[in-house]
RNA sequence: AGGGUUUGAUCCUGGCUCAGAAUGAACGCUGGCGGCGUGCCUUACACAUGCAAGUCGGAUGUGUCGCAAGACACAGCGAACGGGUGAGUAACACGUGGAUAACCUGCCUAGGUGUGGGGGAUAACUUUUGGAAACGGAAGCUAAUACCGCAUACGCUCGAGGAUCGCAUGAUCCUCGCGGAAAGACCGCCUCUUCUUGAAAGCGGUUGCAUUUAGAGGGAUCCGCGGCUGAUUAGCUAGUUGGUGGGGUAAUGGCCUACCAAGGCAACGAUCAGUAGCCGGCCUGAGAGGGCGAUCGGCCACACUGGAACUGAGACACGGUCCAGACUCCUACGGGAGGCAGCAGUGGGGAAUAUUGGACAAUGGGGGCAACCCUGAUCCAGCAACGCCGCGUGGAGGAUGAAGGUUCUCGGAUUGUAAACUCCUGUCAGAUGGGAACGAAAAAGUCUGCUUAAUAAGCGGAUUCUAUGACGGUACCAUCAGAGGAAGCCCCGGCUAACUCCGUGCCAGCAGCCGCGGUAAUACGGGGGGGGCAAGCGUUAUUCGGAAUUAUUGGGCGUAAAGGGCGCGUAGGCGGUCUUUUAAGUCAGAUGUGAAAUCCCGAGGCUCAACCUCGGAACUGCAUUUCAUACUGUCAGACUAGAGUAUUGGAGAGGAAAGUGGAAUACCCGGUGUAGCGGUGAAAUGCGUAGAGAUCGGGUGGAACACCAGUGGCGAAGGCGACUUUCUGGACAAUUACUGACGCUGAGGCACGAAAGUGUGGGGAGCAAACAGGAUUAGAUACCCUGGUAGUCCACACCCUAAACGAUGGAUACUUUGUGCAGCGGGUAUCGACCCCUGCUGUGCAGGAGCUAACGCAUUAAGUAUCCCGCCUGGGGAGUACGGUCGCAAGGCUGAAACUCAAAGGAAUUGACGGGGGCCCGCACAAGCGGUGGAGCAUGUGGCUUAAUUCGAGACUACGCGAAGAACCUUAUCCUAGUCUUGACAUGCAUGGAUUAACCCUGUGAAAGCAGGGCCACGCCUUCGGGUGGAACAUGCACAGGUGCUGCAUGGCUGUCGUCAGCUCGUGUCGUGAGAUGUCGCGUUAAGUCGCUUAACGAGCGAAACCCUUGUCUCUAGUUGCCAGCGGGUAAAGCCGGGGACUCUAGAGAGACCGCCGGCGUUAAGCCGGAGGAAGGUGGGGAUGACGUCAAGUCCUCAUGGCCCUUAUGACUAGGGCUGCACACGUCCUACAAUGGAUCGCACAAAGGGAUGCAAAACCGCGAGGUCAAGCAAAUCCCAAAAAACGAUCCCUAGUUCGGAUUGCAGGCUGCAACUCGCCUGCAUGAAGCUGGAAUCGCUAGUAAUCGCGGGUCAGCAUACCGCGGUGAAUGUGUUCCUGAGCCUUGUACACACCGCCCGUCAAGCCACGAAAGUGGGGGGCAUCCGAAGUCGCCGAGGUAACCGCAAGGAGCCAGGCGCCGAAGGUGAAUUUGGUGAUUGGGGUGAAGUCGUAACAAGGUAACCGUA
Repeated sequence: AGGGUUUGAUCCUGGCUCAGAAUGAACGCUGGCGGCGUGCCUUACACAUGCAAGUCGGAUGUGUCGCAAGACACAGCGAACGGGUGAGUAACACGUGGAUAACCUGCCUAGGUGUGGGGGAUAACUUUUGGAAACGGAAGCUAAUACCGCAUACGCUCGAGGAUCGCAUGAUCCUCGCGGAAAGACCGCCUCUUCUUGAAAGCGGUUGCAUUUAGAGGGAUCCGCGGCUGAUUAGCUAGUUGGUGGGGUAAUGGCCUACCAAGGCAACGAUCAGUAGCCGGCCUGAGAGGGCGAUCGGCCACACUGGAACUGAGACACGGUCCAGACUCCUACGGGAGGCAGCAGUGGGGAAUAUUGGACAAUGGGGGCAACCCUGAUCCAGCAACGCCGCGUGGAGGAUGAAGGUUCUCGGAUUGUAAACUCCUGUCAGAUGGGAACGAAAAAGUCUGCUUAAUAAGCGGAUUCUAUGACGGUACCAUCAGAGGAAGCCCCGGCUAACUCCGUGCCAGCAGCCGCGGUAAUACGGGGGGGGCAAGCGUUAUUCGGAAUUAUUGGGCGUAAAGGGCGCGUAGGCGGUCUUUUAAGUCAGAUGUGAAAUCCCGAGGCUCAACCUCGGAACUGCAUUUCAUACUGUCAGACUAGAGUAUUGGAGAGGAAAGUGGAAUACCCGGUGUAGCGGUGAAAUGCGUAGAGAUCGGGUGGAACACCAGUGGCGAAGGCGACUUUCUGGACAAUUACUGACGCUGAGGCACGAAAGUGUGGGGAGCAAACAGGAUUAGAUACCCUGGUAGUCCACACCCUAAACGAUGGAUACUUUGUGCAGCGGGUAUCGACCCCUGCUGUGCAGGAGCUAACGCAUUAAGUAUCCCGCCUGGGGAGUACGGUCGCAAGGCUGAAACUCAAAGGAAUUGACGGGGGCCCGCACAAGCGGUGGAGCAUGUGGCUUAAUUCGAGACUACGCGAAGAACCUUAUCCUAGUCUUGACAUGCAUGGAUUAACCCUGUGAAAGCAGGGCCACGCCUUCGGGUGGAACAUGCACAGGUGCUGCAUGGCUGUCGUCAGCUCGUGUCGUGAGAUGUCGCGUUAAGUCGCUUAACGAGCGAAACCCUUGUCUCUAGUUGCCAGCGGGUAAAGCCGGGGACUCUAGAGAGACCGCCGGCGUUAAGCCGGAGGAAGGUGGGGAUGACGUCAAGUCCUCAUGGCCCUUAUGACUAGGGCUGCACACGUCCUACAAUGGAUCGCACAAAGGGAUGCAAAACCGCGAGGUCAAGCAAAUCCCAAAAAACGAUCCCUAGUUCGGAUUGCAGGCUGCAACUCGCCUGCAUGAAGCUGGAAUCGCUAGUAAUCGCGGGUCAGCAUACCGCGGUGAAUGUGUUCCUGAGCCUUGUACACACCGCCCGUCAAGCCACGAAAGUGGGGGGCAUCCGAAGUCGCCGAGGUAACCGCAAGGAGCCAGGCGCCGAAGGUGAAUUUGGUGAUUGGGGUGAAGUCGUAACAAGGUAACCGUA
C1' cells in the first nucleotide's frame, strides 16, 4: 500500500467481496508446563441450605451459678459504609466549568465557656393468662450517660437601632430586648476537712456531656456549555408563565396554597415516539473520525412490584417498619412467615460463563481505653488454552541416498540427513532432600535524643524478652535417573504462500467473491508431497479499517444516481470604497482546573517477558484575567464604480379586451349535366338514377390564419403568428441629473404553469379517443379505409403534471480568436445612400488554452474563483405500500421496508447483424439453350418390415456419397447355429521331452473342429554314459487381439465460404485505453492490380508470375511412325530399297510486353480503337486454395491418449442378411417420336489397355458364344466396329415399324456355387408414357446440346465414376429486382454475435409484504368511581406517671373520629403499537410449460414522456 468481480476487449461510474487489527466470546479437531489477568453479555427469572453487621461489662440494673467466666434486657455507637446489579432514566442523570450574599454536617482537628440542683417511670425479672405457631395480655419490683422539669449562659436564634463595606436581594461589627443546655464514669493520691481497715469530700489525670467559633472531609441546591434517532411526531402548556400574601424545607423556588394578571415553550426542532445508565476510558484508524461503555476507578439509579412515612448527623433505608399486589412456604384453617441485582450454590433460560473452599496472616472497615470480637470487603487457593507472556517436546554427526510409501517417460525422481546408527546435553514434568527468602513490622515493655513550661502528647533511634503466616513446606536451591513422558490444526484454481495420482461423473459434494463438478477435476472425496501457524489451529458472530462507499480534512449532479417546471419574496446565509469607536469572533501571555489508573517517554522490581512500581510529559478542554486590533462583527460619519429613479428614442407573434377581414372545408337553396364518385398496395364498407361526384350562382356557420417566415423577434417559464383600436408589463440604446449599498440568494410561503382531464352554461365547420362497419391476417380488440361521439372552441371555476430539455439552478468577476444575424448608437466620408472602423445589448456557428471517463464544452463554459438554494449515494422491489395533506373525481405532493441480485449503468472500440444507405462483382438476375419435378427402369436415402436387414454421411457443404463394382469371400457380434482359449497374427521367458509338429491315413461332422493311427528326423562337443544349443511343438507365464466407445481428448487428411481479395507484421505517429493509422480518399483493375494524394514508411502470407497442357514457328533427332521425289513390287497395300522434305513423335528454343499508332485520362495508372500477328490485353484449360470459420466430416483407411472386453466386444466355420416393400425424397438412364425409327450401303477420331493378359485369321452357332490358334511385354500385334454424319429405301402421326418395362420359354458365359441374388443372347409378350403443376437445376464457345470410344474396379457384373475425341449452337455487353460475396458509412439494448436479444398475460411451485369482516394482547394519557398505609390539618365527650395547682382541675400527650392528598383496583370514550385472520392484491424467484412478438436495425406502424 491494495487486490478480485459488469465487457469480445477498453476507460469510467458504481456496488458486492477479500487480505489487517480486536473480543468478557461460542463451536469443531487437538492438547506438555508455568506466570499474570479474566470468567451469566441470555430471564432486574424463581430460589433449597450455609455464611455475608455487629460491638461495648470502663454507664447501669436484675437473675442464676458463683473462684472466674457467661446469658438476657435497657442504654450507647454502628448498621445510610463496604458488597451487588444496570431494570428505569434523554434528565442538571452524567461530563466540564462556575454559583450558594439561599444551605446542613455524627465521628475527627484547633479554640472559648459550662457541667448546678431535682423528679417520675420502665424493660429484663417474678406471678398469671391467650395462641398450633408467630407473637402477645394483665398484675408486681428496679437502675442509668434512658426520660422530664427548674436554675444559669449571652460568642447561638429572633426583633429593634447604629457604624463600616459590598455584587441587587445583602455581609461584618456594636448596643438593647425576648427565648433556649448539660451526665456522668474510670484511675491515682491523702497535705488540709469528716469518718478512721481505708474511704468520702478534696486534689491530679483520663474520658464523656452541653454550648459556641473555626477547620477538614462529606452532603444539598442552582446555573453556562457538551454528548442518541425519528417531522410518515408541528404545535405543546391551567400550577401552566409571572406577581402578592401565607405555608413548608437545612435551604432558594409554583415546592404547596388563596387571589390577581395572561402568559411560557417551539423549525437554532417544542410536544410525542423509539433506544440508552453517564464518564475516565477500551477497540480501530496516518489522522480527522467510527464503534463500544466487561474487568479497574468516579458519579447516578435500583433492591420481589407499587405506594408511604418513621428513626437518625445522614435513608424515604438490599440483609429496617407499615399498606396494597403477585408468587412461594408453614398451619391445629383461626392465622402466620419470606424476598441471593451480597459470597458460594440450585433449578430454569441459553451457543455460553467457575467452588455450597481457606484465612482474618496482610490491607481496609465497625465497636471498644485496650486486649479483643466481627468482617463471603479483602487476601489466597480450586475449576476453565478464555486472553496475554515465557519455556519445552532434544542437540551434533550420519548416504547404501536403506526399507516402506508415492509417482514414473520404467531410466529415475521424491519422502530425505529424514530414519536406523554413533556421540552428547539435561530445561520442563518425575523422585529425594533443604527451604525463619520476602510478604512481619508496627502495636506493647525498657532506655534515650529532638521538641516543649513539662518527667503529657508527637517525631526519631537503640535494645530486649519476645509473639504473630491462610497461601504453604509454596517460590527457590541442591542431588538422582534417563531421549526417556510431551504436536497438532488449517490450507495448496485466482485473490493468496503451497501439485501430483486415484476415485466420482452437473451425481456426491465444495464455495468469502469470481466460480468448480456433465469420463483425463492442481477447485469434490482419499493417498503422497508441499505451504502457513503452532499448544494451539480453524469456523461462526460482532466492531473499526481498507471505504475518498456520507467526502470538515476528503466526493459529486449535460449523457453514469443527482438542478426544484418557472418566478416573486419572508426568515436565514453572504455582501462595494474610505475614516472612526469597541474588542464579541480572532491572536498572544498568565492563573486556576482538567482525580487516580490508562496511553507515551525515562528508570527500577519479579532469571526474561507479560505483569508491577517510581518519576516525567501529556490530557489538544473549560473558566478567569491582561495585552494586540490587520481581518470579520458592532457604533458613528462619508463616498459612488453595485442597485435604483428621472429625461429622450426606436424595436418586438409580450399580455388582456372589443371590433373587422379574406382564402379554404362542410352544409343548405337554385341552375347546367349524367353515371359513376370515393378510397387503396389491391379492394370493400360508404355516397349516387329519389340525379351523386363535377361545374356555376346565392346563403349559413364554426374553427384556423397560406405567402411574408428567417438556427428572426418577444416573454420568468409554460408559451406567443390575419388586420384595427383601447388598456397594460418588461427589456434595450443615448444623455445629463438625482438617491447613496437601498445588494445577491432564498428553507417555509404566494403567484403562474403545454396537452389531456373535471364541473356549470354556451358553441360545434373540420379533425377525432371510445364505438360501428370494411379490409389485412393464422388471429388483428392494431397499423390501412368508410363513418363517428366525447373532446378540440368560448365564459367562469378546478386540476398542477410532461423527454415542463440546453436532460446544464441563480448572481458577480476574470480569461486567446474568427465569422454571421437582430436592436439602438458613435466615427470617417458623401449632395445623399453605400463601403470601411467602432460601442452596448441579445442570438447562432467554428475553434484555442483549460476542463472532461470519453463524447464533448469552450466569453451564452461543462474553464478559473466567490456566495446562496435544490438534489444524489448499487440494481430491482418502487415513485409502490402505510400514514399525512391537497383535489368534485381522476389523481398530485411527501415517501419506506421485507425480500432478491452481483451486478445495473455511462462513453468510446473491434466485430457481427439490419425488412439502413452508397459503390462494386459473380450464370446472381435478366436474355437464351437444354433439363429436373409427371412415366418406366437403375441407383442412393428416409420410413416401414425383419432373427438380421452391419456401420458412417444430414441445408448449401448427406442422399450413382465412403463403395474404383455385397452370389460365397468381401462383411464388420448384423442374425442363426456349431466350435477354439497364449489364441487367426507378433515378441520374450521358464519347463518338457522325442512324438504331440510337418507329411500320410481313418472316423465323425455342414465345415471349422474334435478323436485316433502311421512315419521320418537336426547342429556342436563327447570320455560314447551323455551334455549343450537353435528351429518347431506342448504346457505355464508375460501378453496378443478388438471395424468396441469417445472426431466434443487428438494427429493426419478432407469439405465449405472461395481462386472470394482479402489477412497481418515491424518501426513511427495519434489515443488514458481497448484500439486507430498504414489497409482510408480519388481514379483504375479480374485482383489490397497499379497510380496519385496522404503521419506514415516499409515488409510478409495471399493475387499475379514461375509449373503442366493446348494453339504458331524454328532447330535437333528419324524407329515400330511418315512417303514428296527416285527405284523395285502387288489384285491391292510404305510391301521393299531408300529418304528427312511433309504429317507425326519428343527434346531444345522463339513468340505477346499495352511493345507500336491514335483518342480519352492528370503529362499517371489505365481504358477504348487500330496496325501487325498463329495468338491481344491474365490467349484457352489445369495444378496451385492466405489468416481463419463451421467443437463441419472421418477413432470403419492409417496413427493415437483415455475408457471398456479378455473361455469374449477376440478367433474359426456353415447358412442367411446387407438386394427384404403400403410409401416419401434425391441423382441418373431410356423415352414419349418424323431434326425420328427400321434396313442396306459407305466415311472420318482421339485417348487408352493388354501376360492368371489382349487375342487376329479360320471354322461352328440366328446370336450370346464355342473350337483351334498366328502375333504381341506393344508408335510394330490385339482389343477395334468408332457413332452421330452422309447416300438410298420403307414407315406417314397412330399408343404407331414410337417406347421398351414386365413376363414366359430356350440358351450362353464367369465361377466350388448364379434359388434367395449376376450379366448376356434368341424367340415370344409389348406396360406406363403423346413433353410433364407449384417449384427448381446446369450452361457465355469449341461452351451448351448431341454422338460414340476407352479406362479403373473386376473371376463375372456399369444407366455410376474417371477420361477421350466427333458434330456443334443460341443469347447477353445490362444491374431495377432475387441470391451470395467484397469495401466504405450509419444504427444497435447483439458478442454463443439476428437461428441474436427480449416483453407481458396465463398455468403450476416457493418466499416475503400490503389490504381485510374481525379476533386476542401490550403501552402511555384523559375522565370518573372506590380508596389501604401514611404525613398534614381539624375534632377529640374516651384514656393519661413527670409540669402548674392546697384541691377541684388545667396544660400537654395518646387512643379514636372526620377531612385534603393518595398506591393498587373498577368503569368509559379515545389513542398508539406488536401478534393472528377466511379471503384478496400486486411483487420477487426458479435449465428446458402456454399464448403472442411490444422493444433493440427505419425492429418491419421511429421510439419515448405526460394524460384520457
Record summary
RNAcentral holds the sequence, with entries from ENA. Predicted 3D model of a 1508-nucleotide RNA (small-subunit ribosomal RNA) from an uncultured prokaryote. The prediction has a mean pLDDT of 82. Its Rfam family is "Bacterial small subunit ribosomal RNA".